[in-house]
RNA sequence: GCCUAAGUGACUCAGCCCGGCAGAGUACCUCCUUGGUAAGGAGGAAGUCGCGAGUUCAAAUCUCGCCUUAGGCU
Numbered sequence: 001g002c003c004u005a006a007g008u009g010a011c012u013c014a015g016c017c018c019g020g021c022a023g024a025g026u027a028c029c030u031c032c033u034u035g036g037u038a039a040g041g042a043g044g045a046a047g048u049c050g051c052g053a054g055u056u057c058a059a060a061u062c063u064c065g066c067c068u069u070a071g072g073c074u
Base pairs, nucleotide, nucleotide: 001073002072003071004070005069006068007067010026011025012024013023020057028044029043030042031041032040050066051065052064053063054062
């Protein structure tokens, strides 16, 4: 230098192919339960969807460029 995969809440990931309300589990906060803790139950908060631009009525999703990580080729 070229190719491939990945980047979504604190963490692990789904959703992307085929555009239409941003989700799950764990963790966190509050409450219930307990003599107390753990476990269990109920509720809640937390996201510029890596960055920028474009297309579109509408972009996590499509297109282009860039960044980071991993692997491969030379």

This is a predicted structure of a 74-nucleotide RNA (transfer RNA) from Methanoregula boonei 6A8. Its mean pLDDT, the model's own confidence on a scale to 100, is 83. It matches the Rfam family "tRNA". The family's RNA type in Rfam is transfer RNA. The RNAcentral record of the sequence draws on ENA, GtRNAdb, MGnify and Rfam.